[in-house]
Molecule: FMN riboswitch aptamer (RFN element)
Organism: Bacteroidales bacterium
């Protein structure tokens, strides 16, 4: 240096201040959040998880699942640097990405540790 097995941990964020109104964190003005693995640093590029729904041998597979251009800088960035944008499940409730709820879950996956065998 490789390969296997077993285990342990960790593993999602947000409406401040106000308007209307009987009643809204949900309309309105303004605020604000951003899960993993790739890449020159990514919510909007590839993929991958969950969440819903289906089958099914319920170990698993297979539907569906949202969003960015533009200039600069550079060997190389839709990732960084300026500008202007956009998006964000399902159920409850005065119409919700931010509240409750499935969820003291589940999971991509990340960090260790233990043994083996060539």
């Nucleotide at each position: 240096a490789a390969u296997u097995u077993u285990c342990u941990u960790c593993g999602g964020g947000g409406c401040a201040g106000g308007g209307u109104g009987a009643g809204a964190u949900u309309c309105c003005c303004g605020a604000u959040c951003g899960g993993c693995g790739g890449u020159a640093u990514a919510g909007u590029c590839c993929g991958c998880g969950a969440c819903u729904c289906c089958u099914u041998u319920u170990u698993a597979g297979g539907a569906u699942u949202g969003a960015a251009c533009c200039g600069g800088u550079u060997u190389g960035a839709u990732u960084c640097c300026g500008g202007u944008a956009c998006c964000g499940a399902c159920a409850g409730u005065a119409u919700a990405g931010u509240c409750u709820g499935g969820a003291u879950g589940g999971a991509a996956g990340a960090a260790g540790a233990a043994a083996a065998u060539a």